[in-house]
RNA sequence: CUUAUCAAGAGCGGCUGAGGGAACAGGCCCGGUGAAGCCCGGCAACCUCCGUGUUGAAACGGAAAGGUGCCAAAUCCUGCGGUUAUAAACCGAAAGAUGAG
Numbered sequence: 001c002u003u004a005u006c007a008a009g010a011g012c013g014g015c016u017g018a019g020g021g022a023a024c025a026g027g028c029c030c031g032g033u034g035a036a037g038c039c040c041g042g043c044a045a046c047c048u049c050c051g052u053g054u055u056g057a058a059a060c061g062g063a064a065a066g067g068u069g070c071c072a073a074a075u076c077c078u079g080c081g082g083u084u085a086u087a088a089a090c091c092g093a094a095a096g097a098u099g100a101g
Stems, first nucleotide, its partner, number of pairs: 001101006011040001013039003019030003024079004041071003046067002048063005075095001080092004
């Protein structure tokens, strides 16, 4: 850079001990009934493997040993644009995260 996905799912464990929810701003939350981190455990099924299918694909079903990922709240919400008279709501974008290339 390209592309797919992002409202589902995942511990009443151990160590440790004050912060955390990407960055900035505004909000709203979580946290000594234990944050972040590490270990264990788990979830999921992108890569992977098996089967059906196909000219080849697509698509569908299954598995979970391996490579990642993930395990409060929608990517916690808003920040830009559109619809509507307002509020509110919805849609989209941007930014971000993750996989594959």
This is a predicted structure of a 101-nucleotide RNA (SAM riboswitch aptamer (S box leader)) from a chicken gut metagenome. The model forms 94% of the base pairs in the Rfam consensus. The coordinates come from a structure-prediction model, not an experiment, and the mean pLDDT is 83. Rfam family: SAM riboswitch aptamer (S box leader). Rfam describes the family as follows. The SAM riboswitch is found upstream of a number of genes which code for proteins involved in methionine or cysteine biosynthesis in Gram-positive bacteria.